[in-house]
Molecule: SAM riboswitch aptamer (S box leader)
RNA sequence: UAGUUAUCAAGAAAGGUGGAGGGAUUAGACCCUGUGAAGCCUUAGCAACCCUUUGUUCUAUGCAAAGAAGGUGCUAAAUUCUAUCUCAUUUGAGAAUAGAUAACCG
Numbered sequence: 001u002a003g004u005u006a007u008c009a010a011g012a013a014a015g016g017u018g019g020a021g022g023g024a025u026u027a028g029a030c031c032c033u034g035u036g037a038a039g040c041c042u043u044a045g046c047a048a049c050c051c052u053u054u055g056u057u058c059u060a061u062g063c064a065a066a067g068a069a070g071g072u073g074c075u076a077a078a079u080u081c082u083a084u085c086u087c088a089u090u091u092g093a094g095a096a097u098a099g100a101u102a103a104c105c106g
Base pairs, nucleotide, nucleotide: 001106003104004103005102006101007100008099013043014042015041016040017039021032022031023030026083027082028081029080044075045074046073049071050070051067052066053065054064055063056062079098084095085094086093087092
């Protein structure tokens, strides 16, 4: 960096440092931010993808339950919302695209 599969309306923040931006990208909207943004560090937490244990079983890379030591991830707002298509019809539903994360793989 490409591909495959799964998930993305739930959940979970304090301190230090820093000093003006941030919410992926483009456009628009909206929002957060000197009552301190991003980044970095520490500690804590959430979740359960990988993982661990047990049960079940058609003996499995399945299913169910429990767990959290380790590898990731995450801890404002639905992936903040809209953009393309379809249906419905004035504002909604579904899908796609794009993106994020995990596992596998070249």